This is a predicted structure of a 388-nucleotide RNA (Bacterial RNase P class A) from an Alphaproteobacteria bacterium. The source organism's lineage runs through Bacteria, Pseudomonadati, Pseudomonadota and Alphaproteobacteria. Rfam family: Bacterial RNase P class A. Rfam describes the family as follows. Ribonuclease P (RNase P) is a ubiquitous endoribonuclease, found in archaea, bacteria and eukarya as well as chloroplasts and mitochondria. It was read from a public genome assembly, where an Rfam model found it.

[in-house]
RNA sequence: UCAGGUGGCUGGAUGGCCGCGGCUGGACGGGCAACCGCACAGUCGAGGAAAGUCCGGGCUCCACGGAAACACGGUGCCGGAUAACGUCCGGCGGGGGCGACCCCAGGGACAGUGCCACAGAGAAGAGACCGCCCACCGGGGUUCGCCCCGAGGCAAGGGUGAAACGGUGCGGUAAGAGCGCACCGCGCGACCGGCAACGGAAGCGGCAUGGCAAACCCCACCGGGAGCAAGACCAAAUAGGGGCGGCACGCCGGGCAACCGGCACGCGGGUUUCCGCGCCGUCGCCCGGGUCGGUCGCGUGAGGCGUCUGGCGACAGACGUCCCAGAGGAAUGGCCAUCCAGCGCCCUCGGGCGCGGACAGAACCCGGCUUACAGGCCACCUGACCCG
Numbered sequence: 001u002c003a004g005g006u007g008g009c010u011g012g013a014u015g016g017c018c019g020c021g022g023c024u025g026g027a028c029g030g031g032c033a034a035c036c037g038c039a040c041a042g043u044c045g046a047g048g049a050a051a052g053u054c055c056g057g058g059c060u061c062c063a064c065g066g067a068a069a070c071a072c073g074g075u076g077c078c079g080g081a082u083a084a085c086g087u088c089c090g091g092c093g094g095g096g097g098c099g100a101c102c103c104c105a106g107g108g109a110c111a112g113u114g115c116c117a118c119a120g121a122g123a124a125g126a127g128a129c130c131g132c133c134c135a136c137c138g139g140g141g142u143u144c145g146c147c148c149c150g151a152g153g154c155a156a157g158g159g160u161g162a163a164a165c166g167g168u169g170c171g172g173u174a175a176g177a178g179c180g181c182a183c184c185g186c187g188c189g190a191c192c193g194g195c196a197a198c199g200g201a202a203g204c205g206g207c208a209u210g211g212c213a214a215a216c217c218c219c220a221c222c223g224g225g226a227g228c229a230a231g232a233c234c235a236a237a238u239a240g241g242g243g244c245g246g247c248a249c250g251c252c253g254g255g256c257a258a259c260c261g262g263c264a265c266g267c268g269g270g271u272u273u274c275c276g277c278g279c280c281g282u283c284g285c286c287c288g289g290g291u292c293g294g295u296c297g298c299g300u301g302a303g304g305c306g307u308c309u310g311g312c313g314a315c316a317g318a319c320g321u322c323c324c325a326g327a328g329g330a331a332u333g334g335c336c337a338u339c340c341a342g343c344g345c346c347c348u349c350g351g352g353c354g355c356g357g358a359c360a361g362a363a364c365c366c367g368g369c370u371u372a373c374a375g376g377c378c379a380c381c382u383g384a385c386c387c388g
Stems, first nucleotide, its partner, number of pairs: 001384010012339007020045006028037003047359001051370002054368005059227004072223005077091005092106001093104004107218002112216002114212003129158002131154003137150005166184006185207001186205003191200003231296004241287007250263005265278005303322008340357001342355005
């Protein structure tokens, strides 16, 4: 200098004017009330992802005597961090890269069941399609060397496939074969190191155990449900419910009427047939529930920043300091000026003119993950080349 890797930061700046929302102060106004609005002054006012709503938790209500089991769902190497997690940190194993470094749902396939497309003879304790052999048994031929065939043997070669039941070589054999041997691979593994995952390894075993568990399943661990439209409080008008009091006294039939008879419903005595009482309506007062509406929940929190200490680290502790949006049909905006990046054009090489700042916007809160993102900055590290 070029090409990369990892981690972190930033996400236009300053000023002026106008506007919007919250809080505090305070006069005024609205509403029956609960409460609300607002001139003015002060002060605060989006993010690293506020997003997706995918995990974990706080909080709230509901259910439940405790615990366990079953079912269902989730997680899945080991150790640690944390309120908790599927997150993070440090390791282990496997894979990729010359390297810095990156990626992995990474328990169990001798508990059982199942699946392995197409091709292929055969897809799991398999398989004679082509092929090889014919030593042993049988048949035929013969020039007596042997040849052909049957039964049979063979997984060495060919061929199919993602995968064909260890690989290479030597021996062996009728041909072959872990049949024997050497090396490699594989399995078991005394012992050693490590908290562990795991690593190393004397020795043993001729080799048995193909792959798939994001197939069922087995094992271990975790999980009650719903969510701020949770939930709590205050509280009109009208209607309806309950209580007390006043007026009034159901329906049908007969009768001029008083009245008589019958019936329905409710309550009581003591149970259906008996008896007694009441019934409907209207007015006033009181009580309680819900609705309209209003308020709280709702901003001091697993909080931010700094220093020190412990730890490789995630993180934890101590001390100091700060208060930092709380709307709810939902504020966080607009204009101007000067700069800072960036881009284009002109050009007298020093400037001029124009454009112009990504992704995106809180809605109960917090910890993560994932996704989107113009441009800029910092630190450490790797490789190649050059110079000293």